[in-house]
Molecule: Bacterial RNase P class A
Organism: Desulfobacterales bacterium
RNA sequence: GGAGUAGGACAAAUGGCCGCUGCCCUGUCGUUAUGGCAGGGGAGAGGAAAGUCCGGGCUCCACAGGGCGAGGUGCUGGGUAACUCCCAGUCCCGGCGACGGGAAGGAAAGUGCCACAGAAAGGAGACCGCCCCCGCCGACUUUGAGUAUGUCGGCGGGAGUAAGGGUGAAAGGGUGAGGUAAGAGCUCACCAGUCUCCCGGGUGACCGGGGGAGCUUGGUAAACCCCACCUGGAGCAAGACCAAAUAGGGGAACGUAUGGGGUGGCCCGCCCCGGUUCUCGGGUAGGUCGCUCGAUCUCGAUGGCAACAUCGAGACUAGAUGAAUGGCCAUUGUCCCGAAAGCGGGUGACUGCUUCGGGAAACAGGACCCGGCUUACGGCCUGCUCUGACA
Numbered sequence: 001g002g003a004g005u006a007g008g009a010c011a012a013a014u015g016g017c018c019g020c021u022g023c024c025c026u027g028u029c030g031u032u033a034u035g036g037c038a039g040g041g042g043a044g045a046g047g048a049a050a051g052u053c054c055g056g057g058c059u060c061c062a063c064a065g066g067g068c069g070a071g072g073u074g075c076u077g078g079g080u081a082a083c084u085c086c087c088a089g090u091c092c093c094g095g096c097g098a099c100g101g102g103a104a105g106g107a108a109a110g111u112g113c114c115a116c117a118g119a120a121a122g123g124a125g126a127c128c129g130c131c132c133c134c135g136c137c138g139a140c141u142u143u144g145a146g147u148a149u150g151u152c153g154g155c156g157g158g159a160g161u162a163a164g165g166g167u168g169a170a171a172g173g174g175u176g177a178g179g180u181a182a183g184a185g186c187u188c189a190c191c192a193g194u195c196u197c198c199c200g201g202g203u204g205a206c207c208g209g210g211g212g213a214g215c216u217u218g219g220u221a222a223a224c225c226c227c228a229c230c231u232g233g234a235g236c237a238a239g240a241c242c243a244a245a246u247a248g249g250g251g252a253a254c255g256u257a258u259g260g261g262g263u264g265g266c267c268c269g270c271c272c273c274g275g276u277u278c279u280c281g282g283g284u285a286g287g288u289c290g291c292u293c294g295a296u297c298u299c300g301a302u303g304g305c306a307a308c309a310u311c312g313a314g315a316c317u318a319g320a321u322g323a324a325u326g327g328c329c330a331u332u333g334u335c336c337c338g339a340a341a342g343c344g345g346g347u348g349a350c351u352g353c354u355u356c357g358g359g360a361a362a363c364a365g366g367a368c369c370c371g372g373c374u375u376a377c378g379g380c381c382u383g384c385u386c387u388g389a390c391a
């Protein structure tokens, strides 16, 4: 110098001018509920505020207890309000390595599935090959000649074989010897694996060592399923309070002069509707609360490998509701570019600092609040690993 890997802090600063949303103070106007106006002070997004994927607080509804069902989780120990999160480990996998990844219980309870290829995909399977038997044909052997016998080859049929070839991600342990017609855990030795017993270490997952048994048992459970554990529902548009106008409802009074309808042949009477005034309660618009002091933040000490916990001191840090937090200028800082200038470091590939000129600053915006995860994104710094060889 190149390629990687793990982590950390940051997300510009200060000042001026013009604006926006809350809060506090002062003055003033009008009212006495509070509001208007003017001035001043102070505060005003994030590491992800995002996706809304998990977990909790909070609120309302439901709820004897048990079972079924549904969903989730699944190595060990710890952390936490809780988690599918975090920390520290175990085992397995990937990487030369730093390091990274793992929904990591059960396939010997049962069922299903295993593409393509291949004969066969699971107590399986005979395609080629190997071996044996039978039949036919040919050559040779033999003979004076022919038959028989034997050997070799070919074709057909039957049986055996999982050693070898071939297919596949995967073909029912591996190596060697014995054995056999040829073969095969068929037998034996060693190795691997399974089950089981003992000893030692560890809180534990597990690790190390030794003995025995039967001889070998495919993969897949983010397939059904089995086992163990966990889980009520809806969400701040939760929920609580105040409460118009208009319309409608209940009640009372007035008026019974009058309008409509019913009863009746007609009148009176009676009943219903409508009218005026007052009043009650519900709901809507609108408003207030919920709302930001909280598993809060900063610093320090102690305990712990760590996540984290405890103690002490200090701080108050957005609460908007079509939804504020913006714009411009100046200076400084950071980074990039420069066949620019200067001073240096190194044997060297290279590189540091200063000046000058030009340029850049990403992803992205709270909406009840926290803890996580995931995704988006800019440059900076540090530790560690592998490596080139310009010299």
Base pairs, nucleotide, nucleotide: 001387002386003385004384005383006382007381008380010378012332013331014330015329016328017327018326020044021043023041024040025039026038027037028036029035046363050374051373053372054371055370056369057368058235059234060233061232070231071230072229073228074227075089076088077087078086079085090104091102092101093100094099105226106225110224111223112220113219114218127165128164129161130160132158133157134156135155136154137153138152139151140150173191174190175189176188177187178186192216194213195212196211197210198209199208200207201206239289240288241287242286249280250279251278252277253276254275259273260272261271262270263269296315297314298313299312300311301310302309303308334360335359336358337357338356340355341354342353343352344351345350